[in-house]
Context: one part of a larger RNA
RNA sequence: AGUACAUGGUGGAUGCCUUGGCUCUAGGAGGCAAUGAAGGACGUAAUAGGCUGCGAUAAGCCACGAGUAGGUGCCUAUAACCUUUUAUUCGUGGAUUUCCGAAUGGGGCAACCCUUCCGAUUUAUCGGAACUUAAAUGGCAAACCCGCUGAACUGAAACAUCUAAGUAAGCGGAGGAAGAGAAAAUAAUAAUGAUUCCCUGAGUAGUGGCGAGCGAAAAGGGAACAGCCCAAACCAGCAAUGUUUCGGCAUUACUGGGGUUGUAGGGUCGACAAUAUGUAGAUCGAUGGAUAGUGGAAUCAAUUGGAAAGUUGAAUCAUAGAAGGUGACAAUCCUGUACACAAAAUCUUGAAAUCGCUAGACGAUUCCUGAGUAGGGCGGAGCAGGUGAAACUCUGUCUGAAUCUGCCGGCACCAUCCGGUAAGGCUAAAUACUCCCUAGAGACCGAUAGUGAACUAGUACCGUGAGGGAAAGGUGAAAAGUAUCUUGAACAAAGAGGUUAAAAGAACCUGAAACCGUGUACUU
Numbered sequence: 001a002g003u004a005c006a007u008g009g010u011g012g013a014u015g016c017c018u019u020g021g022c023u024c025u026a027g028g029a030g031g032c033a034a035u036g037a038a039g040g041a042c043g044u045a046a047u048a049g050g051c052u053g054c055g056a057u058a059a060g061c062c063a064c065g066a067g068u069a070g071g072u073g074c075c076u077a078u079a080a081c082c083u084u085u086u087a088u089u090c091g092u093g094g095a096u097u098u099c100c101g102a103a104u105g106g107g108g109c110a111a112c113c114c115u116u117c118c119g120a121u122u123u124a125u126c127g128g129a130a131c132u133u134a135a136a137u138g139g140c141a142a143a144c145c146c147g148c149u150g151a152a153c154u155g156a157a158a159c160a161u162c163u164a165a166g167u168a169a170g171c172g173g174a175g176g177a178a179g180a181g182a183a184a185a186u187a188a189u190a191a192u193g194a195u196u197c198c199c200u201g202a203g204u205a206g207u208g209g210c211g212a213g214c215g216a217a218a219a220g221g222g223a224a225c226a227g228c229c230c231a232a233a234c235c236a237g238c239a240a241u242g243u244u245u246c247g248g249c250a251u252u253a254c255u256g257g258g259g260u261u262g263u264a265g266g267g268u269c270g271a272c273a274a275u276a277u278g279u280a281g282a283u284c285g286a287u288g289g290a291u292a293g294u295g296g297a298a299u300c301a302a303u304u305g306g307a308a309a310g311u312u313g314a315a316u317c318a319u320a321g322a323a324g325g326u327g328a329c330a331a332u333c334c335u336g337u338a339c340a341c342a343a344a345a346u347c348u349u350g351a352a353a354u355c356g357c358u359a360g361a362c363g364a365u366u367c368c369u370g371a372g373u374a375g376g377g378c379g380g381a382g383c384a385g386g387u388g389a390a391a392c393u394c395u396g397u398c399u400g401a402a403u404c405u406g407c408c409g410g411c412a413c414c415a416u417c418c419g420g421u422a423a424g425g426c427u428a429a430a431u432a433c434u435c436c437c438u439a440g441a442g443a444c445c446g447a448u449a450g451u452g453a454a455c456u457a458g459u460a461c462c463g464u465g466a467g468g469g470a471a472a473g474g475u476g477a478a479a480a481g482u483a484u485c486u487u488g489a490a491c492a493a494a495g496a497g498g499u500u501a502a503a504a505g506a507a508c509c510u511g512a513a514a515c516c517g518u519g520u521a522c523u524u
Stems, first nucleotide, its partner, number of pairs: 001523009015509001016474002020445002022442007029434002031140002039100003042055003046078002050074002061094006070082003105114003115130006144175001145173005155162001159209001185192002196223004206214002227426003230370001234257004239252005262404001264369003267365004272360001278357002281355003288348004293341003299314005315332002317321001323335003375399008385411001406421005461468002481508001484496004
């Protein structure tokens, strides 16, 4: 030195565990903010620091309700206190709420500086007011939604039309949903009857350097269902202007009545009839629910053991044998569970009722029925559809009708036929999403996994900054966390000794391998 065996150190794998995550389900909530938010700074406890809570009334103050013997958060300790005159704790409502921050009296390098006015004899102090403004708005917030602007990589095996994609990104706006929505629709000789969403139709019809690709609709089946209001004609009022023969008349604006459609409807005039149907608005608020809680059955002994819930024996309850805890595995020990109850206060639900709103039919007349609109030319865009035979929709620009014997559409265009009634507006539900709350689930993870984060985690640390971003869980049932003695310079350490079921001794469950030793044997 090597090999073998034995025995240690180091190291932290593995096993077991779970305080934390992940993905969903049901219900709720879907906003907060000038009455100052979200987010912070600085303070605040008898005692250093961090977290949590709170705000100079500062781990708290008040009222009401629940609840019961202890309590002064994590956080151990001591002190000093509180508490059956009901504390601590839980719920509801209030009070206080420094400074910064939309930040808003002015300024500013956020948490700081400076000022004006009013009021008050605590005057070296305290309180209030001071952006725009009639009111509102302003800022923040996870996704969902609508609008405006709008790429490129990429694919086409290169690349330019095309694709990616109206995606990403930027900006604006709103709601608990948003948007859409009551046919100038779809169809086809038959009909349907607002919108939205799902299945199917269908990778079909189409479109396409007919390449890559893109890609419908009707019909059918479901979910959910709900329809309405103006403008105008006509009437009345009121005001201004113009005109006047001072009687009025006309125009314009506003207000009220009226009226709202395609089998056309409405107005006006004439002659009739009538009290029905519904309601998404307002008031009221039955009932149910949410935010604390209450009651809640039934087991003992022996035995092994450190410990019984194990084993044995004999019992009990069950609308409760879900789950968790307790010194090993508990229906009957504890918390609970099934079931049955409960609210001073706040929120929610919204039955019934009341109020408001809501309907006709005949004849004559020909007054009204959305104009720089529809349509057209040029240039673009949206439609599954790339200009094409290209309808339909939108419009930058130039033009520009008709008026119910009207007008639009049915994929060039024309006729017939059929369907509808544009150029005003509102509208629940079915649908999308989850920062958040409550309850629950998992052939999801189990500390190099699962969130980046089970721990002082968006912390430490890095970066001028935008930003990047860790590692780190486990004594034991209970601290019972090793009294005392000896050696020693020792507050080191060791040896006795004690605790414990075990030292499991805090570098603490288990404790693999690499790596480093010691002893013995053999070989050289």